[in-house]
């Protein structure tokens, strides 16, 4: 410089047109004499930005920025 793949909550990570699953961490309840484990709730108002396409966009197209990875 070209080509591919990704970017989604602290972390990990699914979802690929109809208002974002699930673990882990955390806060809060129950429970314990007090912990710890178990269980129950909560939590994404820029799904990396920034146009377009549509009634609708995390999904679909154009750029642009970052990460990896091949090729010259």
């Nucleotide at each position: 410089g070209g080509c591919c793949a990704g970017g989604u909550a602290g972390c990990c990570a699914a979802g690929c047109g109809g208002c974002a699953a699930g673990g882990c961490a955390g806060c809060g309840g129950u429970c314990u004499g007090c912990a710890a484990a178990a269980u129950c709730g909560c939590u994404a108002u820029u799904c990396a930005c920034c146009g377009g396409u549509u009634c609708a966009a995390u999904u679909c197209c154009g750029g642009u920025c970052c990460u990896g990875g091949c090729c010259u």